Transfer RNA from Jaagichlorella roystonensis, 73 nucleotides, folded computationally.
Rfam family: tRNA.
The coordinates come from a structure-prediction model, not an experiment, and the mean pLDDT is 80.
The sequence is in RNAcentral, with records from ENA.

[in-house]
RNA sequence: GGGUGUAUAGCUCAGAUGGUAGAGCAUCGGACUUUUAAUCUGAUGGCCAUAGGUUCAAGUCCUAUUAUACCCA
Repeated sequence: GGGUGUAUAGCUCAGAUGGUAGAGCAUCGGACUUUUAAUCUGAUGGCCAUAGGUUCAAGUCCUAUUAUACCCA
RNA backbone atom coordinates (compact mmCIF):
# COMPACT_ATOMS: atom_id res chain seq x y z
P G A 1 -0.80 3.85 3.54
O5' G A 1 -0.82 2.84 2.29
C5' G A 1 -0.69 3.37 0.99
C4' G A 1 -0.68 2.25 0.00
C3' G A 1 -1.92 1.36 0.00
O3' G A 1 -3.01 1.92 -0.71
C1' G A 1 0.00 0.00 0.00
P G A 2 -4.50 1.68 -0.22
O5' G A 2 -4.78 0.17 -0.66
C5' G A 2 -4.84 -0.18 -2.04
C4' G A 2 -5.06 -1.67 -2.19
C3' G A 2 -6.22 -2.26 -1.45
O3' G A 2 -7.48 -2.05 -2.07
C1' G A 2 -4.34 -3.61 -1.11
P G A 3 -8.81 -1.92 -1.15
O5' G A 3 -9.06 -3.38 -0.56
C5' G A 3 -9.35 -4.45 -1.43
C4' G A 3 -9.35 -5.76 -0.69
C3' G A 3 -10.34 -5.88 0.45
O3' G A 3 -11.67 -6.13 0.01
C1' G A 3 -8.25 -6.75 1.14
P U A 4 -12.94 -5.68 0.92
O5' U A 4 -12.95 -6.73 2.13
C5' U A 4 -13.21 -8.08 1.89
C4' U A 4 -13.04 -8.90 3.16
C3' U A 4 -13.85 -8.42 4.37
O3' U A 4 -15.22 -8.80 4.31
C1' U A 4 -11.65 -8.89 5.02
P G A 5 -16.32 -7.90 5.03
O5' G A 5 -16.08 -8.18 6.59
C5' G A 5 -16.35 -9.44 7.14
C4' G A 5 -15.77 -9.57 8.54
C3' G A 5 -16.36 -8.68 9.62
O3' G A 5 -17.63 -9.11 10.07
C1' G A 5 -14.01 -8.73 9.85
P U A 6 -18.72 -8.04 10.56
O5' U A 6 -18.12 -7.51 11.95
C5' U A 6 -17.98 -8.37 13.04
C4' U A 6 -17.21 -7.69 14.17
C3' U A 6 -17.81 -6.39 14.70
O3' U A 6 -18.86 -6.61 15.62
C1' U A 6 -15.49 -6.12 14.36
P A A 7 -20.04 -5.51 15.75
O5' A A 7 -19.34 -4.28 16.49
C5' A A 7 -18.75 -4.47 17.77
C4' A A 7 -18.16 -3.17 18.31
C3' A A 7 -19.16 -2.06 18.53
O3' A A 7 -18.81 -1.29 19.68
C1' A A 7 -17.50 -1.34 17.01
P U A 8 -19.58 -1.55 21.08
O5' U A 8 -21.12 -1.44 20.68
C5' U A 8 -21.74 -0.18 20.58
C4' U A 8 -23.21 -0.27 20.94
C3' U A 8 -23.51 -0.89 22.29
O3' U A 8 -23.32 0.01 23.37
C1' U A 8 -24.94 -1.84 20.67
P A A 9 -22.75 -0.55 24.72
O5' A A 9 -23.92 -0.31 25.79
C5' A A 9 -24.27 1.00 26.21
C4' A A 9 -24.62 1.04 27.67
C3' A A 9 -23.61 0.40 28.61
O3' A A 9 -23.53 1.17 29.81
C1' A A 9 -25.69 -0.64 28.92
P G A 10 -22.40 2.25 30.02
O5' G A 10 -21.22 1.37 30.65
C5' G A 10 -20.00 2.01 31.10
C4' G A 10 -19.22 1.07 31.98
C3' G A 10 -18.98 -0.31 31.38
O3' G A 10 -17.80 -0.33 30.59
C1' G A 10 -19.91 -0.56 33.54
P C A 11 -17.80 -1.12 29.16
O5' C A 11 -17.64 -2.64 29.57
C5' C A 11 -16.48 -3.11 30.22
C4' C A 11 -16.61 -4.58 30.57
C3' C A 11 -17.01 -5.49 29.40
O3' C A 11 -15.89 -5.88 28.60
C1' C A 11 -18.39 -5.94 31.27
P U A 12 -16.13 -6.23 27.04
O5' U A 12 -16.96 -7.59 27.06
C5' U A 12 -16.38 -8.77 27.60
C4' U A 12 -17.34 -9.92 27.49
C3' U A 12 -17.97 -10.11 26.12
O3' U A 12 -17.12 -10.81 25.22
C1' U A 12 -19.64 -10.25 27.80
P C A 13 -17.34 -10.65 23.61
O5' C A 13 -18.84 -11.15 23.51
C5' C A 13 -19.69 -10.75 22.46
C4' C A 13 -21.07 -11.28 22.75
C3' C A 13 -22.10 -11.04 21.68
O3' C A 13 -21.98 -12.00 20.64
C1' C A 13 -23.00 -10.50 23.80
P A A 14 -22.69 -11.74 19.24
O5' A A 14 -24.18 -12.15 19.56
C5' A A 14 -25.25 -11.43 19.02
C4' A A 14 -26.54 -11.90 19.62
C3' A A 14 -27.78 -11.50 18.82
O3' A A 14 -28.03 -12.44 17.77
C1' A A 14 -28.07 -10.88 21.07
P G A 15 -28.05 -11.92 16.26
O5' G A 15 -29.25 -10.88 16.22
C5' G A 15 -30.54 -11.27 16.64
C4' G A 15 -31.39 -10.08 16.96
C3' G A 15 -31.50 -9.04 15.82
O3' G A 15 -32.48 -9.41 14.86
C1' G A 15 -31.06 -7.95 17.88
P A A 16 -32.35 -8.87 13.37
O5' A A 16 -32.98 -10.06 12.53
C5' A A 16 -32.23 -11.23 12.30
C4' A A 16 -32.77 -12.02 11.13
C3' A A 16 -33.31 -11.19 9.99
O3' A A 16 -32.99 -11.79 8.76
C1' A A 16 -34.96 -12.68 10.76
P U A 17 -32.33 -10.95 7.61
O5' U A 17 -33.60 -10.22 6.89
C5' U A 17 -33.44 -9.73 5.57
C4' U A 17 -34.68 -9.02 5.11
C3' U A 17 -35.15 -7.87 6.02
O3' U A 17 -35.63 -6.80 5.18
C1' U A 17 -36.92 -9.38 5.66
P G A 18 -34.89 -5.45 5.13
O5' G A 18 -35.31 -4.71 6.47
C5' G A 18 -34.43 -4.66 7.58
C4' G A 18 -34.81 -3.55 8.55
C3' G A 18 -36.27 -3.58 9.01
O3' G A 18 -36.33 -3.06 10.33
C1' G A 18 -35.86 -1.56 7.90
P G A 19 -37.20 -3.87 11.47
O5' G A 19 -38.32 -2.81 11.85
C5' G A 19 -37.98 -1.63 12.60
C4' G A 19 -39.22 -0.95 13.13
C3' G A 19 -40.25 -1.91 13.73
O3' G A 19 -40.89 -1.26 14.80
C1' G A 19 -41.22 -0.73 11.94
P U A 20 -40.65 -1.81 16.29
O5' U A 20 -39.99 -0.54 16.96
C5' U A 20 -40.67 0.75 16.98
C4' U A 20 -40.50 1.39 18.31
C3' U A 20 -39.40 0.78 19.20
O3' U A 20 -38.79 1.83 19.94
C1' U A 20 -41.47 0.67 20.32
P A A 21 -37.22 2.04 19.77
O5' A A 21 -36.55 0.62 20.11
C5' A A 21 -36.47 0.22 21.44
C4' A A 21 -35.67 -1.05 21.55
C3' A A 21 -35.37 -1.43 22.99
O3' A A 21 -36.45 -2.19 23.52
C1' A A 21 -33.39 -1.49 21.69
P G A 22 -36.53 -2.57 25.05
O5' G A 22 -35.81 -4.00 25.00
C5' G A 22 -35.41 -4.63 26.20
C4' G A 22 -34.88 -5.99 25.86
C3' G A 22 -33.98 -6.61 26.90
O3' G A 22 -34.74 -7.23 27.93
C1' G A 22 -32.95 -6.79 24.81
P A A 23 -34.09 -7.39 29.40
O5' A A 23 -33.14 -8.67 29.22
C5' A A 23 -33.70 -9.93 28.89
C4' A A 23 -32.59 -10.96 28.70
C3' A A 23 -31.62 -11.10 29.85
O3' A A 23 -32.13 -11.93 30.89
C1' A A 23 -30.42 -10.96 27.83
P G A 24 -31.74 -11.61 32.42
O5' G A 24 -30.25 -12.16 32.52
C5' G A 24 -29.97 -13.53 32.36
C4' G A 24 -28.47 -13.76 32.28
C3' G A 24 -27.64 -13.14 33.40
O3' G A 24 -27.65 -13.92 34.60
C1' G A 24 -26.65 -12.63 31.35
P C A 25 -27.68 -13.20 36.02
O5' C A 25 -26.23 -12.55 36.12
C5' C A 25 -25.08 -13.35 36.20
C4' C A 25 -23.81 -12.55 36.02
C3' C A 25 -23.58 -11.42 36.99
O3' C A 25 -23.11 -11.84 38.26
C1' C A 25 -23.12 -10.67 34.82
P A A 26 -23.57 -11.05 39.57
O5' A A 26 -23.03 -9.57 39.35
C5' A A 26 -21.67 -9.30 39.42
C4' A A 26 -21.37 -7.85 39.06
C3' A A 26 -22.03 -6.81 39.95
O3' A A 26 -21.31 -6.59 41.16
C1' A A 26 -22.33 -6.22 37.70
P U A 27 -22.08 -6.22 42.52
O5' U A 27 -22.74 -4.78 42.23
C5' U A 27 -21.91 -3.63 42.08
C4' U A 27 -22.76 -2.40 41.83
C3' U A 27 -23.88 -2.18 42.83
O3' U A 27 -23.42 -1.54 44.01
C1' U A 27 -24.72 -1.94 40.65
P C A 28 -24.09 -1.95 45.43
O5' C A 28 -25.54 -1.28 45.37
C5' C A 28 -25.68 0.13 45.35
C4' C A 28 -27.13 0.53 45.11
C3' C A 28 -28.15 -0.11 46.03
O3' C A 28 -28.22 0.49 47.31
C1' C A 28 -28.92 -0.25 43.81
P G A 29 -28.70 -0.39 48.58
O5' G A 29 -30.27 -0.56 48.36
C5' G A 29 -31.14 0.54 48.46
C4' G A 29 -32.56 0.17 48.13
C3' G A 29 -33.17 -0.97 48.92
O3' G A 29 -33.55 -0.61 50.24
C1' G A 29 -33.71 -1.23 46.65
P G A 30 -33.58 -1.68 51.43
O5' G A 30 -34.75 -2.69 51.04
C5' G A 30 -36.10 -2.26 51.09
C4' G A 30 -37.03 -3.32 50.52
C3' G A 30 -37.02 -4.66 51.23
O3' G A 30 -37.78 -4.67 52.44
C1' G A 30 -36.93 -5.00 48.90
P A A 31 -37.43 -5.69 53.62
O5' A A 31 -37.86 -7.12 53.04
C5' A A 31 -39.21 -7.41 52.79
C4' A A 31 -39.37 -8.81 52.20
C3' A A 31 -38.77 -9.93 53.04
O3' A A 31 -39.63 -10.33 54.09
C1' A A 31 -38.14 -10.20 50.78
P C A 32 -39.03 -10.72 55.54
O5' C A 32 -38.23 -12.08 55.27
C5' C A 32 -38.91 -13.25 54.85
C4' C A 32 -37.92 -14.35 54.47
C3' C A 32 -36.85 -14.62 55.50
O3' C A 32 -37.34 -15.51 56.52
C1' C A 32 -35.85 -14.41 53.38
P U A 33 -37.10 -15.14 58.06
O5' U A 33 -35.54 -15.37 58.24
C5' U A 33 -35.00 -16.68 58.09
C4' U A 33 -33.50 -16.61 58.11
C3' U A 33 -32.87 -15.89 59.28
O3' U A 33 -32.82 -16.73 60.45
C1' U A 33 -31.83 -15.20 57.27
P U A 34 -33.36 -16.14 61.86
O5' U A 34 -32.41 -14.91 62.17
C5' U A 34 -32.78 -13.95 63.14
C4' U A 34 -31.55 -13.23 63.67
C3' U A 34 -30.61 -12.74 62.59
O3' U A 34 -31.02 -11.47 62.07
C1' U A 34 -29.38 -13.90 64.25
P U A 35 -30.92 -11.25 60.41
O5' U A 35 -29.36 -11.07 60.18
C5' U A 35 -28.67 -9.94 60.69
C4' U A 35 -27.18 -10.08 60.45
C3' U A 35 -26.77 -10.38 59.03
O3' U A 35 -26.74 -9.22 58.22
C1' U A 35 -25.62 -11.81 60.49
P U A 36 -27.13 -9.37 56.66
O5' U A 36 -25.86 -10.11 56.05
C5' U A 36 -24.61 -9.45 55.98
C4' U A 36 -23.51 -10.41 55.61
C3' U A 36 -23.67 -11.12 54.28
O3' U A 36 -23.27 -10.32 53.18
C1' U A 36 -23.03 -12.68 55.93
P A A 37 -24.12 -10.45 51.80
O5' A A 37 -23.80 -11.94 51.32
C5' A A 37 -22.48 -12.28 50.86
C4' A A 37 -22.35 -13.77 50.71
C3' A A 37 -23.29 -14.43 49.72
O3' A A 37 -22.82 -14.34 48.38
C1' A A 37 -23.34 -15.64 51.74
P A A 38 -23.89 -14.06 47.15
O5' A A 38 -24.78 -15.37 47.12
C5' A A 38 -24.22 -16.63 46.75
C4' A A 38 -25.18 -17.77 47.04
C3' A A 38 -26.54 -17.63 46.38
O3' A A 38 -26.55 -18.12 45.04
C1' A A 38 -26.85 -18.10 48.66
P U A 39 -27.43 -17.34 43.93
O5' U A 39 -28.94 -17.59 44.37
C5' U A 39 -29.46 -18.91 44.40
C4' U A 39 -30.85 -18.93 45.02
C3' U A 39 -31.85 -17.97 44.42
O3' U A 39 -32.45 -18.48 43.23
C1' U A 39 -31.91 -17.76 46.76
P C A 40 -32.86 -17.51 42.08
O5' C A 40 -34.15 -16.78 42.62
C5' C A 40 -35.32 -17.51 42.93
C4' C A 40 -36.34 -16.63 43.62
C3' C A 40 -36.70 -15.34 42.92
O3' C A 40 -37.63 -15.53 41.86
C1' C A 40 -36.31 -14.89 45.18
P U A 41 -37.60 -14.62 40.56
O5' U A 41 -38.03 -13.19 41.08
C5' U A 41 -39.35 -12.98 41.59
C4' U A 41 -39.49 -11.60 42.19
C3' U A 41 -39.10 -10.43 41.29
O3' U A 41 -40.12 -10.11 40.35
C1' U A 41 -38.17 -10.13 43.42
P G A 42 -39.67 -9.49 38.92
O5' G A 42 -39.37 -7.96 39.26
C5' G A 42 -40.44 -7.09 39.65
C4' G A 42 -39.91 -5.82 40.26
C3' G A 42 -39.07 -4.93 39.36
O3' G A 42 -39.85 -4.16 38.45
C1' G A 42 -38.03 -5.13 41.46
P A A 43 -39.20 -3.66 37.06
O5' A A 43 -38.19 -2.52 37.53
C5' A A 43 -38.67 -1.34 38.16
C4' A A 43 -37.53 -0.52 38.73
C3' A A 43 -36.52 0.01 37.72
O3' A A 43 -36.97 1.18 37.07
C1' A A 43 -35.38 -0.93 39.57
P U A 44 -36.44 1.54 35.63
O5' U A 44 -34.98 2.11 35.92
C5' U A 44 -34.81 3.24 36.75
C4' U A 44 -33.35 3.45 37.08
C3' U A 44 -32.44 3.62 35.88
O3' U A 44 -32.47 4.94 35.40
C1' U A 44 -31.47 2.10 37.42
P G A 45 -32.64 5.19 33.79
O5' G A 45 -31.21 4.81 33.23
C5' G A 45 -30.03 5.42 33.74
C4' G A 45 -28.83 4.59 33.41
C3' G A 45 -28.66 4.26 31.94
O3' G A 45 -28.01 5.31 31.25
C1' G A 45 -28.39 2.31 33.24
P G A 46 -28.79 6.08 30.03
O5' G A 46 -28.33 5.33 28.71
C5' G A 46 -27.01 4.76 28.62
C4' G A 46 -26.70 4.43 27.19
C3' G A 46 -27.22 5.43 26.15
O3' G A 46 -26.22 5.66 25.17
C1' G A 46 -27.99 3.25 25.63
P C A 47 -25.69 7.22 25.04
O5' C A 47 -26.27 7.73 23.65
C5' C A 47 -27.67 7.75 23.40
C4' C A 47 -27.97 8.26 22.01
C3' C A 47 -26.96 7.85 20.95
O3' C A 47 -27.67 7.62 19.71
C1' C A 47 -27.16 10.18 20.99
P C A 48 -27.78 6.18 19.13
O5' C A 48 -26.58 5.37 19.82
C5' C A 48 -25.35 5.16 19.14
C4' C A 48 -24.98 3.69 19.17
C3' C A 48 -24.53 3.13 17.81
O3' C A 48 -23.48 2.20 18.01
C1' C A 48 -26.33 1.86 18.67
P A A 49 -22.38 2.05 16.84
O5' A A 49 -21.29 3.15 17.18
C5' A A 49 -20.76 3.26 18.48
C4' A A 49 -19.54 4.18 18.46
C3' A A 49 -19.72 5.43 17.63
O3' A A 49 -20.35 6.45 18.38
C1' A A 49 -17.72 4.36 17.00
P U A 50 -21.47 7.42 17.67
O5' U A 50 -20.59 8.37 16.75
C5' U A 50 -19.60 9.21 17.32
C4' U A 50 -18.87 9.97 16.25
C3' U A 50 -19.75 10.63 15.21
O3' U A 50 -20.30 11.86 15.65
C1' U A 50 -17.99 9.48 14.14
P A A 51 -21.78 12.28 15.13
O5' A A 51 -21.52 12.70 13.63
C5' A A 51 -20.56 13.71 13.31
C4' A A 51 -20.37 13.82 11.82
C3' A A 51 -21.65 13.84 11.01
O3' A A 51 -22.28 15.10 11.03
C1' A A 51 -20.10 12.39 9.99
P G A 52 -23.82 15.25 10.49
O5' G A 52 -23.62 15.26 8.90
C5' G A 52 -24.66 14.86 8.05
C4' G A 52 -24.09 14.46 6.70
C3' G A 52 -25.11 13.84 5.76
O3' G A 52 -25.89 14.82 5.10
C1' G A 52 -23.22 12.47 5.83
P G A 53 -27.51 14.65 5.10
O5' G A 53 -27.76 13.51 4.01
C5' G A 53 -27.19 13.66 2.72
C4' G A 53 -27.22 12.35 1.96
C3' G A 53 -28.59 11.70 1.81
O3' G A 53 -29.38 12.29 0.80
C1' G A 53 -26.97 10.07 2.39
P U A 54 -30.99 12.31 0.97
O5' U A 54 -31.41 10.79 0.72
C5' U A 54 -31.20 10.17 -0.53
C4' U A 54 -31.66 8.74 -0.49
C3' U A 54 -33.07 8.51 0.02
O3' U A 54 -34.05 8.74 -0.99
C1' U A 54 -31.60 6.96 1.02
P U A 55 -35.35 9.66 -0.65
O5' U A 55 -36.20 8.75 0.35
C5' U A 55 -36.66 7.48 -0.08
C4' U A 55 -37.17 6.69 1.10
C3' U A 55 -38.16 7.41 2.02
O3' U A 55 -39.48 7.41 1.48
C1' U A 55 -36.54 6.29 3.32
P C A 56 -40.37 8.77 1.55
O5' C A 56 -40.69 8.87 3.10
C5' C A 56 -41.34 10.04 3.62
C4' C A 56 -41.82 9.79 5.03
C3' C A 56 -40.81 9.16 5.96
O3' C A 56 -39.93 10.09 6.51
C1' C A 56 -42.84 7.99 6.13
P A A 57 -38.37 9.77 6.62
O5' A A 57 -38.32 8.58 7.70
C5' A A 57 -38.68 8.82 9.06
C4' A A 57 -38.79 7.52 9.82
C3' A A 57 -37.55 6.67 9.84
O3' A A 57 -36.63 7.07 10.81
C1' A A 57 -39.43 5.32 9.34
P A A 58 -35.07 7.09 10.46
O5' A A 58 -34.67 5.55 10.35
C5' A A 58 -34.90 4.68 11.46
C4' A A 58 -33.76 3.70 11.61
C3' A A 58 -32.41 4.34 11.95
O3' A A 58 -31.66 3.43 12.74
C1' A A 58 -32.25 3.21 9.91
P G A 59 -31.82 3.51 14.36
O5' G A 59 -30.66 2.56 14.88
C5' G A 59 -29.31 2.97 14.77
C4' G A 59 -28.40 1.76 14.75
C3' G A 59 -28.38 0.98 13.43
O3' G A 59 -27.47 1.52 12.51
C1' G A 59 -28.68 -0.52 15.26
P U A 60 -27.89 1.67 10.94
O5' U A 60 -28.22 0.19 10.47
C5' U A 60 -27.20 -0.79 10.48
C4' U A 60 -27.77 -2.16 10.15
C3' U A 60 -28.32 -2.27 8.73
O3' U A 60 -28.02 -3.57 8.19
C1' U A 60 -30.03 -2.73 10.30
P C A 61 -26.89 -3.70 7.10
O5' C A 61 -27.44 -2.83 5.88
C5' C A 61 -28.25 -3.41 4.87
C4' C A 61 -28.50 -2.42 3.73
C3' C A 61 -27.30 -1.54 3.35
O3' C A 61 -26.39 -2.22 2.49
C1' C A 61 -29.23 -0.20 3.56
P C A 62 -24.83 -1.88 2.52
O5' C A 62 -24.75 -0.47 1.81
C5' C A 62 -25.07 -0.33 0.44
C4' C A 62 -24.87 1.11 -0.01
C3' C A 62 -23.53 1.73 0.35
O3' C A 62 -22.49 1.36 -0.53
C1' C A 62 -25.28 3.22 0.90
P U A 63 -20.98 1.26 -0.01
O5' U A 63 -20.54 2.77 0.18
C5' U A 63 -20.48 3.63 -0.94
C4' U A 63 -20.11 5.03 -0.51
C3' U A 63 -18.91 5.17 0.40
O3' U A 63 -17.69 5.09 -0.32
C1' U A 63 -20.67 6.49 1.24
P A A 64 -16.39 4.50 0.40
O5' A A 64 -15.91 5.67 1.36
C5' A A 64 -15.47 6.89 0.79
C4' A A 64 -15.38 7.97 1.86
C3' A A 64 -14.47 7.67 3.05
O3' A A 64 -13.10 7.88 2.77
C1' A A 64 -16.53 8.53 3.83
P U A 65 -12.01 7.00 3.51
O5' U A 65 -12.04 7.53 5.01
C5' U A 65 -11.70 8.89 5.29
C4' U A 65 -12.06 9.25 6.72
C3' U A 65 -11.38 8.44 7.80
O3' U A 65 -10.06 8.85 8.06
C1' U A 65 -13.69 8.64 8.29
P U A 66 -8.98 7.80 8.62
O5' U A 66 -9.45 7.54 10.12
C5' U A 66 -9.46 8.60 11.07
C4' U A 66 -10.01 8.14 12.40
C3' U A 66 -9.39 6.89 12.97
O3' U A 66 -8.15 7.14 13.61
C1' U A 66 -11.74 6.74 13.16
P A A 67 -7.01 5.98 13.58
O5' A A 67 -7.53 4.91 14.65
C5' A A 67 -7.70 5.26 16.00
C4' A A 67 -8.42 4.17 16.76
C3' A A 67 -7.82 2.78 16.62
O3' A A 67 -6.71 2.55 17.46
C1' A A 67 -10.16 2.65 16.34
P U A 68 -5.54 1.56 16.96
O5' U A 68 -6.17 0.10 17.04
C5' U A 68 -6.60 -0.43 18.29
C4' U A 68 -7.43 -1.68 18.09
C3' U A 68 -6.78 -2.79 17.28
O3' U A 68 -5.85 -3.56 18.01
C1' U A 68 -9.00 -2.47 16.54
P A A 69 -4.66 -4.31 17.26
O5' A A 69 -5.33 -5.60 16.63
C5' A A 69 -5.85 -6.62 17.45
C4' A A 69 -6.57 -7.67 16.66
C3' A A 69 -5.79 -8.27 15.50
O3' A A 69 -4.87 -9.27 15.91
C1' A A 69 -7.97 -7.72 14.77
P C A 70 -3.55 -9.52 15.05
O5' C A 70 -4.04 -10.21 13.72
C5' C A 70 -4.59 -11.51 13.76
C4' C A 70 -5.32 -11.84 12.47
C3' C A 70 -4.48 -11.88 11.21
O3' C A 70 -3.73 -13.08 11.07
C1' C A 70 -6.47 -10.71 10.78
P C A 71 -2.40 -13.12 10.18
O5' C A 71 -2.92 -13.04 8.68
C5' C A 71 -3.68 -14.10 8.13
C4' C A 71 -4.12 -13.77 6.72
C3' C A 71 -3.01 -13.38 5.76
O3' C A 71 -2.30 -14.50 5.23
C1' C A 71 -4.81 -11.87 5.54
P C A 72 -0.77 -14.37 4.78
O5' C A 72 -0.83 -13.45 3.48
C5' C A 72 -1.46 -13.92 2.32
C4' C A 72 -1.44 -12.86 1.22
C3' C A 72 -0.08 -12.25 0.93
O3' C A 72 0.72 -13.07 0.11
C1' C A 72 -1.72 -10.54 1.09
P A A 73 2.32 -13.10 0.33
O5' A A 73 2.81 -11.67 -0.18
C5' A A 73 2.64 -11.31 -1.54
C4' A A 73 2.88 -9.85 -1.75
C3' A A 73 4.23 -9.33 -1.28
O3' A A 73 5.26 -9.59 -2.21
C1' A A 73 2.52 -7.87 -0.57